């Protein structure tokens, strides 16, 4: 120092011809059911604002094409891999 992969809720992992982000699955909240429990169901389960409806915002970080970007473009940052 060079070249290549990978980085998406708390964890794993989809969403790959660029069109609604978080499906699923773990764990966690809450409820049924139970004498109580375990199990089995049902429901919630990224953030900020709101009593709420509801708005906004969020895919390592900053930019950039684009009507539209998790997905292309570029630089950097993290691991891991290979060459020297």
């Nucleotide at each position: 120092g060079c070249c290549g992969a990978u980085g998406u809720g708390g964890c794993g992992a989809a969403a790959u011809u660029g069109g609604c982000a978080g499906a699923c699955g773990c764990a966690a909240g809450g409820g049924a059911c139970u004498u109580a429990a375990a199990a089995u169901c049902c429901c919630u389960c990224g953030g900020u604002g709101g009593c709420a409806a509801c708005a906004c915002c969020g895919u390592g970080u900053c930019g950039g094409u684009u009507c539209g970007a998790g997905u292309c473009c570029g630089a950097c940052c993290a691991u891991c891999g290979g060459c020297a």
Predicted 3D model of an 84-nucleotide RNA (transfer RNA) from a Clostridia bacterium.
The sequence was found in a public genome assembly.
Its mean pLDDT, the model's own confidence on a scale to 100, is 80.
Rfam family: tRNA. It is annotated as a transfer RNA. Gene Ontology term of the family: triplet codon-amino acid adaptor activity.